[in-house]
């Protein structure tokens, strides 16, 4: 230099057939408990990396950069 792959809640992830974004755990409140811990319920909490384009509408297609992991080439 070339190539694949990923980038979503606080952390792990899905969501890849374009229709207004979800789990699970963390953290909050509550029910229970003598109390705590387990167990149960409720909410909340995201400008989907960024910046353009296509579209009636993009996390999901299309350029472009950035960061990260891996393969390949190339120089000394």
């Nucleotide at each position: 230099g070339g190539g694949u792959c990923a980038g979503u809640a606080g952390c792990u992830c899905a969501g890849u057939c374009g229709g207004u974004a979800g789990a699970g755990c963390a953290g909050a409140g509550g029910c229970c408990u003598c109390u705590u811990a387990a167990g149960c319920c409720u909410a909340a909490g995201g400008u989907c990396c960024a910046g353009g384009g296509u579209u009636c509408g993009a996390a999901u297609c299309c350029c472009u950069g950035c960061u990260g992991a891996c393969c390949c080439a190339c120089c000394a």
This is a predicted structure of a 76-nucleotide RNA (transfer RNA) from Candidatus Peregrinibacteria bacterium CG1_02_41_10. The organism belongs to Candidatus Peregrinibacteriota, within Bacteria. It matches the Rfam family "tRNA". It is annotated as a transfer RNA.